RNA sequence: GCGCUGGUGGUUUAGUGGUAGAACAAUUGGCUUCCAACCAGUUGGCCCGGGUUCAAUUCCCGGCCGGCGCA
Numbered sequence: 001g002c003g004c005u006g007g008u009g010g011u012u013u014a015g016u017g018g019u020a021g022a023a024c025a026a027u028u029g030g031c032u033u034c035c036a037a038c039c040a041g042u043u044g045g046c047c048c049g050g051g052u053u054c055a056a057u058u059c060c061c062g063g064c065c066g067g068c069g070c071a
Base pairs, nucleotide, nucleotide: 001070002069003068004067005066006065007064010024011023012022013021018054026042027041028040029039030038047063048062049061050060051059
């Protein structure tokens, strides 16, 4: 340099055009003599720019970063 692949809350990850879910973590309350565990709630996310579309995390183009392969 070229090709393939991935980028989604703090972490791991699901989501193939129509209000973005889960687990863990954090936090509040309940329970408990206290802590832990458990139960209920809350906070917090689509890597960046452009295009297509009534509508984009999703499709297209470019960029950045990571992984693999080739040279």

Predicted 3D model of a 71-nucleotide RNA (transfer RNA) from a Candidatus Pacearchaeota archaeon. It was read from a public genome assembly. Lineage of the source: Archaea > Nanobdellati > Candidatus Pacearchaeota. Its Rfam family is "tRNA". Rfam classes the family as a transfer RNA.